[in-house]
RNA sequence: CAUGGGAAACCGUGAUUAAUGCCGGAUGUGGUCGCCCUGCGCAUGCAGGGUUGUCCAAACGUGGGGAUUCCUUCGGGAACCUGCGGUUUAAGGAUGGGCUCAAGUUCUAUCAGCUUGUUGGUGAGGUAAUGGCUCACCAAGGCUAAGACGGAUAGCUGGUCUGAGAGGAUGGUCAGCCACACUGGGACUGAGACACUGCCCAGACUCCUACGGGAGGCUGCAGUCGAGAAUCAUUCACAAUGCGCGAAAGCGUGAUGAUGCGACGCCGCGUGGAGGAUGAAGGCCUUCGGGUUGUAAACUCCUGUCAGCAGGGAUUAAAUACAUUUUGGUCAACAGCCUUAAUGUUUGACUUUACCUGCAGAGGAAGCCACGGCUAACUUCGUGCCAGCAGCCGCGGUAAUACGAAGGUGGCGAGCGUUGUUCGGAUUUACUGGGCGUAAAGGGUGCGUAGGUGGUUUGGUAUGUCGGAUGUGAAAGCCCACGGCUCAACUGUGGAAUUGCAUUCGAAACUGCCAGACUAGAGUAUCGGAGAGGUAAGUGGAAUUCUUGGUGUAGCGGUGAAAUGCGUAGAUAUCAGGAGGAACACCGGUGGCGAAGGCGACUUACUGGACGAAUACUGACACUGAUGCACGAAAGCUGGGGUAGCGAAGAGGAUUAGAUACCCUCGUAGUCCCAGCCGUAAACGGUGUACACUUGGUGUAGGAGGAUUUAUCCCCUUCUGUGCCGGAGCUAACGCGUUAAGUGUACCGCCUGGGGAGUACGGUCGCAAGAUUAAAACUCAAAGGAAUUGACGGGGGCCCGCACAAGCGGUGGAGCAUGUGGCUUAAUUCGAUCCACGCGAAGAACCUUACCUGGGCUUGACAUCCCGAUCGUACCUUUAUGAAAGUAGAGGGUCAGCUAGGCUGGAUCGGUGACAGGUGCUGCAUGGCCGUCGUCAGCUCGUGCCGUGAGGUGUUGGGUUAAGUCCCGCAACGAGCGCAUCCCUUAUCCUUAGUUGCCAUCAGAGAGUGAUCUGCUGGGCACUCUAGGGAGACUGCCCGUGACAAGCGGGAGGAAGGUGGGGAUGACGUCAGGUCAGUAUGGUCCUUAUGCCCAGGGCUGCACACGUGCUACAAUGGUCGGUACAAUGGGAUGCAAAAUCGCGAGGUGGAGCAAAUCCUCAAAACCGGCCCCAGUUCGGAUUGGAGUCUGCAACUCGACUCCAUGAAGCCGGAAUCGCUAGUAAAGGUGUAUCAGCUACGACACCUUGUAUACGUUCCCGGGCCUUGUACACACCGCCCGUCACAUCAUGAAAGCCGACUGCACCCGAAGUCGCUGUGCCAACCCUUGUGGAGGCAGGCGCCGAAGGUGUGGUGGGUAAUUGGGAUGAAGUCGGAACAAGGUA
Repeated sequence: CAUGGGAAACCGUGAUUAAUGCCGGAUGUGGUCGCCCUGCGCAUGCAGGGUUGUCCAAACGUGGGGAUUCCUUCGGGAACCUGCGGUUUAAGGAUGGGCUCAAGUUCUAUCAGCUUGUUGGUGAGGUAAUGGCUCACCAAGGCUAAGACGGAUAGCUGGUCUGAGAGGAUGGUCAGCCACACUGGGACUGAGACACUGCCCAGACUCCUACGGGAGGCUGCAGUCGAGAAUCAUUCACAAUGCGCGAAAGCGUGAUGAUGCGACGCCGCGUGGAGGAUGAAGGCCUUCGGGUUGUAAACUCCUGUCAGCAGGGAUUAAAUACAUUUUGGUCAACAGCCUUAAUGUUUGACUUUACCUGCAGAGGAAGCCACGGCUAACUUCGUGCCAGCAGCCGCGGUAAUACGAAGGUGGCGAGCGUUGUUCGGAUUUACUGGGCGUAAAGGGUGCGUAGGUGGUUUGGUAUGUCGGAUGUGAAAGCCCACGGCUCAACUGUGGAAUUGCAUUCGAAACUGCCAGACUAGAGUAUCGGAGAGGUAAGUGGAAUUCUUGGUGUAGCGGUGAAAUGCGUAGAUAUCAGGAGGAACACCGGUGGCGAAGGCGACUUACUGGACGAAUACUGACACUGAUGCACGAAAGCUGGGGUAGCGAAGAGGAUUAGAUACCCUCGUAGUCCCAGCCGUAAACGGUGUACACUUGGUGUAGGAGGAUUUAUCCCCUUCUGUGCCGGAGCUAACGCGUUAAGUGUACCGCCUGGGGAGUACGGUCGCAAGAUUAAAACUCAAAGGAAUUGACGGGGGCCCGCACAAGCGGUGGAGCAUGUGGCUUAAUUCGAUCCACGCGAAGAACCUUACCUGGGCUUGACAUCCCGAUCGUACCUUUAUGAAAGUAGAGGGUCAGCUAGGCUGGAUCGGUGACAGGUGCUGCAUGGCCGUCGUCAGCUCGUGCCGUGAGGUGUUGGGUUAAGUCCCGCAACGAGCGCAUCCCUUAUCCUUAGUUGCCAUCAGAGAGUGAUCUGCUGGGCACUCUAGGGAGACUGCCCGUGACAAGCGGGAGGAAGGUGGGGAUGACGUCAGGUCAGUAUGGUCCUUAUGCCCAGGGCUGCACACGUGCUACAAUGGUCGGUACAAUGGGAUGCAAAAUCGCGAGGUGGAGCAAAUCCUCAAAACCGGCCCCAGUUCGGAUUGGAGUCUGCAACUCGACUCCAUGAAGCCGGAAUCGCUAGUAAAGGUGUAUCAGCUACGACACCUUGUAUACGUUCCCGGGCCUUGUACACACCGCCCGUCACAUCAUGAAAGCCGACUGCACCCGAAGUCGCUGUGCCAACCCUUGUGGAGGCAGGCGCCGAAGGUGUGGUGGGUAAUUGGGAUGAAGUCGGAACAAGGUA
């Protein structure tokens, strides 16, 4: 090219054709193989030489030249010479690789045994090459606690981050190495691949299809999708560097060079600079004065980086190539080629580059986080354990510097903050550099294997060790120096470093190794005494129980008290005999022995170890000890015996709310013996073993020696054991302390916050019970040790108090009063739990009053400021209406000062808003005041001393006191607040002073017959008294006692005696005690009402409960009559006398008194009469009637008087209160508040005037010392377990699901290899046959991926149900632990 098939991919057939393609021949410098020789090496072997032996090569292309030759289609071609490139063989170099060895290289032992081509040999095959790499045969080896095998995870390194370092973590970019290329297998080609953009096969997936069949592999650059908290442009250029091909030009290059995007990192720069105080406005805060934002802004004067616009404008470019000259070489050659130099031409992606100049204008350019402490930085508002914050501690429940916002401030700044991760801090895995008595931690004990460590000495060696040299330790990075970009980041050059490894040379003290020696470690032999050391056999007495018999009679037994139980069928008790089992009193002792567990009557036998003494011997034989082996209390288990006592379980009786307990009566396993398991304990000295060293004292057991004796009895020395005290030292402290927890060495075991948990799963052991090994999820911010101070104890000691006891009188029972709770109500205003309840309230009919109902007012009942009006002010009188407040009017009244026209002051009314006002809330925001512990004796400080410290000491101790009062002692010495004293009052005396007090004496007056009386007068101050000043009391004196002290007991004197009596006085503090309703006050709330005014009501309400009182229940009384004696006080809107009226409350009256002057003033008692034990001549409630007083007003809701009425009550259950001397008890009196009064209350005053205290055992409270503590909100504390509910994680579980994987078998692609190859084949050979050599297709075989079947394993997920665990403001039941926790 033609033709045919096919959808396509592509394929078949025919024709034609070239080569540096392919094949063959020749030659062999040389190489290979064989043989021979020489030399070398620790071995396999290595090097060199010889050889006529065997085998092995190749390819040409292109430029130039012209003397000669050949051919020619006359164009030229070939030979020849030459240059360049290529080709063949061999050698060497350089580079790159293959193979091999040693060392190093994550976690897991809950992976302990693995392995059959496995380990080795012989031979063969295969490879570039060694080799089980493969095959046949032979042998039975090989690896492993220095971790094999298995599982999990992971690319390694230079480096990077951190760290003082040692280390720890990590391996992104860059660089070196490895591995991989859709998943799995395979080879081909080639120098090199079992090949990222090659091939074949299988698989999954995607795409195309005409359904027959085909195609594909971004972990290349960009890009898309998905997943995800998250990661860029489908850009420009080969200009440079590099690579491939080419002779070169050149071509290619998502390598690379650039640009873009991203605050992702590092570095640099800007967003302006200077001046500017009415310290503007605004914001925020405010003590309302101001402060702050803040020179910040505005404003004025400047500058011009970056960005913007315009213009100029490098470097990265030098090569190559070409052109013209030129140097040297090759050559026969001046061709040609190679080469040197000079000149010229040519090449820029970035690039609108860097850089420079000009223009304009403060113009375009600041945020984020934090502000409680750590940690630099603070206020207001909002919110109200809500919303929220939070790294840890922790904030928030009405005053939040912690939440949210704002203002301000602090920090960093084109960033800031958060999250995640790594190292650090963390000496918190400890090599540097930790620990184990009690904090976590010594194995229950020994023997002993591996391992680790090891006495004295000599010689050698050179493994460790030390020193030198050489090589290497890539570059980059880090560090240093000097350079380049304006600086820096970045980068260039050089150095240092790379702590290492290898080789080599040296040293020989120490260690190791080899050889020799020694005796101090260790051991053996001899003698001796001690001992609950072990095993076995035998023996003994006491006691309990049972049994037989005797005596004997009604109880025994048991407990806090009882009962169950035993007993008249004769117990208990007692005597005698017998049986049986178990344990061995006294000795007996922080005495002995043993490795520990443990061992206790006596005798015998066998047997282990330690100790002492003196010599002899061996000659390092030693110490420790993973795995292992043995022993190992009690309980428990298996089999067989035994069983007296005791005694889990069980039964009964008690106790109790219950009592599955504590107590009692019984009682089975068991406890005992034999054989075998178990293998744990607070198996504890909570202290591993061995050795060495380091002051002492004092006991005790065993031995020896000295000395000395009646005696080894004391005494001294020494060895071994076992205790106590204590020095140095150690320790967090407590404590230990030659028996170390001191100082060292060696080795082993163990620990690393609490809980979950010594649990689950898995393994091992066990008959089982269970033991051993031993996690995680989850959860908490602690758990823990030692010591300190308190508080507390059903711990101890000492002491005090009307605390008990001894007494007296009450309360609780009655009636009434009063307060409270509750109930009720329109309201019954509020507060107050020991420390409220006759309290705030020293006075609720109105008022008070805060509460309720109703009626009114709104700058207000009250204060200040502003504006207007009036001044005939204020104020007073009065009318209407009304419950009043109030509302609406009328009249009277004609302000003061002065510069005199007007001004000032003052006042009223009206208005406006600031404000007033609030007994509204918070006493848990507060001040002040008060209560309580408690008039208890305590609470502290300075200095010193002790302790790491908290803290202690002082302040405890011995005495004593009312007392921390005083004395003595003492590492304390002093001091303060408390105690006491000082103060007031009372008791005695003295003195001063006497009016209003007093009157003894003197005088007078009055009254009276008189005695006498009256302070009436003079007078006096004696006395009483008043109120000033003093004295006195101090344990001063005596005796006794005591420590000779402090003091105590007794006594004298004294008015008073040991604080004379009473009061005032209340330490540090506690109770978030009480009070916002006394007042004050922060905050908050109300503002025509939560404010203000008024009338009426309520606070007084009544089934009931409680507290505090009064009056009683009677004869120690009641009643009637008579007669005495006080003190404190009060009095002018007051106290009020005399007199008088009234039964009386009281009325009339009004002397006197602003008070030692006047007024107000007793009752019990005493003397008589009556009552005669009763619900009364007790008791007086209640009720009826009549009155008085206060007051606008006594209805709700006053007090008092009189007459009448005459209730309960006859001494009070459980329980409980006060009081110790002028007290209790009893009696009256006064005052405050107040018009009056609920007062029987409160506070004072006087009169009369007891009893009792043995004593500290007990109850209550308190003080001191000591002890325990798991308490510190402090015992009203803390805290445990079941159950119920919710949530979370987890174990088991019939099973189910998918993943990985072992073994056995089946199937068996591609492909290498082998066999076959009768079909097919051009080169080579020849005896030219369709012969031989060689090869191909095809077939068969071994191996062989994926796939399939069966059966195991591993680790996941899930699951009805089920187990425990953790967590959770207020659930249930109990009360286990902490104190002697109430049974240690």

Small-subunit ribosomal RNA from a metagenome, 1384 nucleotides, folded computationally. Its Rfam family is "Bacterial small subunit ribosomal RNA". The prediction has a mean pLDDT of 82.